[in-house]
RNA sequence: CGAGAGGGUCAGGUGAUCGCGGGCGGCAUAUGCCGCCUGAGGAAAGUCCGAACUCCACAGAGCACGAUGCUGGGUAACGCCCAGGCAGGGUGACCUGACGGCAAGUGCAACAGAAAGCAGGGCGCCGGCGGGCCAUCCGGUCCGUCGGUAAGCGUGAAAGGGUGGUGUAAGAGACCACCGGCGGUCCAGGUGACUGGGCCGGCCAGGCAAACCCCAUCGGGAGCAAGACCAAGUAGGAAGGCGAGACCGGCAGCCGCCGGUCGCAGGGCUGCUCGUCCUGGCCUUCGGGUAGGUCGCUAGAGACGGCGGGCAACCGUCGUCCCAGAGAGAUGAUCACCGCCGCCGGUCUCCGGCGGUACAGAAUUCGGCUUAUAGAUCCUCUCGGGGG
RNA sequence: CGGGGCGUAGCGCAGCCCGGUAGCGCACUUGAAUGGGGUUCAAGUGGUCGGAGGUUCAAAUCCUCUCGCCCCGA
Numbered sequence: 001c002g003a004g005a006g007g008g009u010c011a012g013g014u015g016a017u018c019g020c021g022g023g024c025g026g027c028a029u030a031u032g033c034c035g036c037c038u039g040a041g042g043a044a045a046g047u048c049c050g051a052a053c054u055c056c057a058c059a060g061a062g063c064a065c066g067a068u069g070c071u072g073g074g075u076a077a078c079g080c081c082c083a084g085g086c087a088g089g090g091u092g093a094c095c096u097g098a099c100g101g102c103a104a105g106u107g108c109a110a111c112a113g114a115a116a117g118c119a120g121g122g123c124g125c126c127g128g129c130g131g132g133c134c135a136u137c138c139g140g141u142c143c144g145u146c147g148g149u150a151a152g153c154g155u156g157a158a159a160g161g162g163u164g165g166u167g168u169a170a171g172a173g174a175c176c177a178c179c180g181g182c183g184g185u186c187c188a189g190g191u192g193a194c195u196g197g198g199c200c201g202g203c204c205a206g207g208c209a210a211a212c213c214c215c216a217u218c219g220g221g222a223g224c225a226a227g228a229c230c231a232a233g234u235a236g237g238a239a240g241g242c243g244a245g246a247c248c249g250g251c252a253g254c255c256g257c258c259g260g261u262c263g264c265a266g267g268g269c270u271g272c273u274c275g276u277c278c279u280g281g282c283c284u285u286c287g288g289g290u291a292g293g294u295c296g297c298u299a300g301a302g303a304c305g306g307c308g309g310g311c312a313a314c315c316g317u318c319g320u321c322c323c324a325g326a327g328a329g330a331u332g333a334u335c336a337c338c339g340c341c342g343c344c345g346g347u348c349u350c351c352g353g354c355g356g357u358a359c360a361g362a363a364u365u366c367g368g369c370u371u372a373u374a375g376a377u378c379c380u381c382u383c384g385g386g387g388g
Numbered sequence: 389c390g391g392g393g394c395g396u397a398g399c400g401c402a403g404c405c406c407g408g409u410a411g412c413g414c415a416c417u418u419g420a421a422u423g424g425g426g427u428u429c430a431a432g433u434g435g436u437c438g439g440a441g442g443u444u445c446a447a448a449u450c451c452u453c454u455c456g457c458c459c460c461g462a
Stems, first nucleotide, its partner, number of pairs: 001384010012338007020039008041359001045370002048368005053223004060274004065219005070084005085099001086097004100214002105212002107208002122153002124149011161179006180204001182201008227295004237286006245262007264280005302321008339357008389461007398414004408445001416432006438454005
């Protein structure tokens, strides 16, 4: 200098005018005016996970269903993060991984191919038998048939260990050596995933679980329109359908009221069964009323800085600070100058003109993930080339 | 705030569950029947399966992310 890898920060600045939400104060007063302070993000987004908080019955059992899936740690929790192992990719910095189990069970594999799931035998190779042809002989060659074989050819994503040798009619883990891989066992290192090594075994066990499934772990449901309070209003109205009440005790002694037991019905916010709790008529349709206010509602698993522990994620401690809270929903618009980028022109280390300056935008609150993003800038590292 | 569905040829839809050649109707093109048109018959053209990535030998189909549209409940 060129090409890259990983990580972090910022998200234009200043001034003027007009305007908006919230808070405080003052004046006026039932609604305004004035002054001061304050007012979007790294993703506020997608709503994909995890929680806080609130209510349902403090949250029970089993099944179903769903999610997650190497190991260790972090965390309030997680499907997130950190560190490590293994596998794959890259010359490398480094990146990626839904990474438990197909020697539990069931299932799937189109087309091609002879054969595709406890494999098979098309061409080929070899042997026996029969026949034809050639040949003086040894024999050679072709066809048919029966059998052996899996080395070679060929199809396919995949044909079921590899290389060399022994062996054989030809061959073959049939046997042997080495290598790869598998199972069992032992030793060493590591918290562990796992790694290294020894011995034994059988010669080789295929792929797919983002196929059903099995194993382990986790999950009660709903969501701030949760929920609480105040105020106001109204017809505990109509039609249809379903229905199951019984007994005992007390009061009363006509109607009835209260309590209890059994049963039935409905409900308790995804399904089924059980258990339990509440209610005593229930369901559907039509009709009537309300459309206001306050709280929840922003001080929090808060932010920033120092010190300490830890490889790190993160944790502990001390100090400082307060940082939007609307309710059809504010946070905006215009102008000027400067900054950055591009184009054009000129008197060309500068000046002038024009254009551009991202993605987007709070709504109960946090922790993550994912997605979008003009540019600017910092740190560390790798590879290649050149010079000293 | 919560839940569900759809995207495949110009148009309307199958195929997706349980992966294996992308199909049907209308439309379009060509030919025949007709004097011509309609109609009928025969043959044919036309598809990045919304986009990107992954699993697999193989993806419209399975998984993840994303874009657009529609519906329902509080």
Predicted 3D model of RNase P RNA and transfer RNA as a complex of 462 nucleotides. It holds a member of the Rfam family "Bacterial RNase P class A". By type it is a ribozyme.